[in-house]
């Protein structure tokens, strides 16, 4: 120097899980063998995956210190957001009162007072409407309605008389039509026409007295009261977030120093 075999190396880290270690799982970094096993787990024991196969052989591996700090965990420490509970009338909201502004109206009389009337309720009357009756017209009785009664019948010597069917006429009960010209009865949220009694300021009209305000479809300010605590606010609790803080683990990177095989063969 070369070859062979063994050692070493062929990613690392966080979370989670575990008595602990590693893996499968999720995440970060980024490229650093393959296959099988494995979350109700798989395998191991501080020498901490097991099993099988493969590659590499000092530009590598390991240790200590240092630099860098991807990313993750913990923390209610800070900030922001949000939710829940309890309280609280500061704001908003509601009501009321007052003042001012604005607008409208008012000496062609506001407001107020008084008198009268209407509207309201009840009763009576009247009218209207509806219905029915009456009324008008027509029809209408084989016989038990009427008048007239041919024929026929009866009485009589005759004249004549009597009863009386059909027909005709007129009607009763009934049926049908007309319909308010004239009457009666019943009924009513028809009318408010008349009279009377009552009710009450709610509205309208008129007369008289007084003599300047009245009203709000509004706005502003203030007082008082209310108000589901809607907004705010105090306390307490929960949740989420942060190139926040603290703490912790930490890949990768930088620098320095140190250490480094074993065995066999040629």
């Nucleotide at each position: 120097u070369c070859g062979u075999a063994c050692a070493g190396c062929c990613g690392g880290g966080g979370c989670g899980g575990u008595a602990g270690c590693g893996g499968u799982g999720c995440c970060c970094u980024g490229u650093a063998c393959u296959u099988g096993c494995a979350a109700u787990c798989c395998g191991c024991u501080a020498u901490a995956g097991c099993a099988a196969g493969g590659g590499u052989u000092a530009u590598g591996u390991c240790u200590u210190u240092u630099u860098u700090g991807a990313g993750g965990g913990u923390u209610a420490c800070a900030c922001u957001u949000u939710c829940c509970g309890u309280g609280u009338a500061g704001u908003a909201c509601c009501g009321u009162c007052a003042u001012a502004u604005c607008a409208a109206u008012g000496u062609u009389g506001a407001u107020g007072g008084u008198c009268g009337g209407g509207u309201c309720u009840u009763g009576c009357g009247c009218a209207a409407u509806a219905u029915g009756c009456g009324u008008u017209u027509g029809u209408g009785a084989a016989c038990c309605u009427g008048g007239u009664c041919a024929g026929g019948u009866g009485a009589g010597g005759a004249a004549u008389c009597a009863a009386g069917c059909a027909g005709c006429c007129a009607u009763a009960a009934g049926c049908a039509a007309a319909g308010u010209c004239u009457g009666c009865a019943u009924a009513u949220g028809u009318g408010c026409c008349g009279c009377a009694a009552g009710a009450g300021u709610g509205c309208c009209c008129g007369g008289c007295c007084u003599g300047a305000g009245u009203u709000g479809u509004a706005u502003a300010u203030g007082g008082c009261g209310g108000c589901a605590a809607a907004c705010g606010u105090a306390c307490g609790g929960g949740a989420a977030g942060u190139c926040g803080g603290a703490u912790u683990c930490g890949a990768u990177u930088c620098a320095a120093a140190g250490a480094c095989g074993u065995a066999c063969g040629a």